[in-house]
Context: one part of a larger RNA
RNA sequence: CUGGGCGUAAAGAGCGCGUAGGCGGUCUGUUAAGUGUGAAGUGAAAUCUCCAGGGCUCAACCCGGAAACUGCUUCGCAUACUGGCAGACUUGAGGAAUGCAGAGGUUUGUGGAAUUCCUGGUGUAGCGGUGAAAUGCGUUGAUAUCAGGAGGAACACCCAUGGCGAAGGCAGCAAACUGGGCAUUAUCUGACGCUGAGGCGCGAAAGCGUGGGUAGCAAACAGGAUUAGAUACCCUGGUAGUCCACGCCCUAAACGAUGGAUACUAGGCGUAAGAGGUAUCGACCCCUCUUGUGCCGCAGCUAACGCAUUAAGUAUCCCGCCUGGGGAGUACGGCCGCAAGGUUGAAACUC
Numbered sequence: 001c002u003g004g005g006c007g008u009a010a011a012g013a014g015c016g017c018g019u020a021g022g023c024g025g026u027c028u029g030u031u032a033a034g035u036g037u038g039a040a041g042u043g044a045a046a047u048c049u050c051c052a053g054g055g056c057u058c059a060a061c062c063c064g065g066a067a068a069c070u071g072c073u074u075c076g077c078a079u080a081c082u083g084g085c086a087g088a089c090u091u092g093a094g095g096a097a098u099g100c101a102g103a104g105g106u107u108u109g110u111g112g113a114a115u116u117c118c119u120g121g122u123g124u125a126g127c128g129g130u131g132a133a134a135u136g137c138g139u140u141g142a143u144a145u146c147a148g149g150a151g152g153a154a155c156a157c158c159c160a161u162g163g164c165g166a167a168g169g170c171a172g173c174a175a176a177c178u179g180g181g182c183a184u185u186a187u188c189u190g191a192c193g194c195u196g197a198g199g200c201g202c203g204a205a206a207g208c209g210u211g212g213g214u215a216g217c218a219a220a221c222a223g224g225a226u227u228a229g230a231u232a233c234c235c236u237g238g239u240a241g242u243c244c245a246c247g248c249c250c251u252a253a254a255c256g257a258u259g260g261a262u263a264c265u266a267g268g269c270g271u272a273a274g275a276g277g278u279a280u281c282g283a284c285c286c287c288u289c290u291u292g293u294g295c296c297g298c299a300g301c302u303a304a305c306g307c308a309u310u311a312a313g314u315a316u317c318c319c320g321c322c323u324g325g326g327g328a329g330u331a332c333g334g335c336c337g338c339a340a341g342g343u344u345g346a347a348a349c350u351c
Stems, first nucleotide, its partner, number of pairs: 004322003007305002012319001014202004021195003025089007033082002035078008049066003053063003092192001093189003096185005104178007111155001116150007126137002163170002207248006216242002221237004259318006267296011300307002324351003333344004
């Protein structure tokens, strides 16, 4: 190197866009680079292999012969496949038209419930909290209740086994701007495709910088309990933070622990979006198809669990990754970062 693997044993990059590269639909012609075949030249000797060859008494060894050196170069021939060139095609891919669904994204505005606070009214001695208490709040009038006001954050029911998004993720309502998807028509282009080392972009929460904001919640912190102790669990408070704008950080059990694309391989039952048919006055119902999303299940696969047309089945293409446990995702160096740290990533030693 070949050979083996990656749901749970080590192993799918958090996700996308895309450069180089690798791979690539149908038909015709041409070329003959790959490929096949024939010939010639070369492939030093030694070594290796073979000889019912030879020489040292045998052997090792030496000599001789054969074969091999699986390669390279040149010339000729073949043309199925791969490649190059030329032409054509429509199924892949894309465009168009007509419709459709959606918490997809950004910005602006707006609504009601609730918590807290403030003002006023009613009202009086408790409230709050717990396993039980206490700290705490309250006669400077709390809790409760009514009216008014302020402000911030989140959107009950609808809500789903539902939808959208590449992933992270997305939920009151309205508007503006905007991305993607699906179905139908088969109208246009005519292989324009797949994957993707580097690269670029996006990326929950926490955290960081500057400026704002702060109702509730709440690391840290303080107090009260509990306890042998209690730097906790419980309680009363409470600051960063949580929110907004801009700029960083770039991690996660970033999970389906399952990379992407294409084709094929029993069915059954739901559900979401659309199309067609049937039926009907019309709608519903019912049937078929496509796309998505679930459950069950055959063949097959799997160490088993389980997966099973949304494959972990059968195949092809491309990328990433794994190679005993610990040391260690550490050290050192590089790159990135304001920092926190991230990324790349060993060895000694040890079992």
This is a predicted structure of a 351-nucleotide part of an RNA (small-subunit ribosomal RNA, central domain) from Armatimonadetes bacterium 55-13.
It was read from a public genome assembly.
The coordinates come from a structure-prediction model, not an experiment, and the mean pLDDT is 87.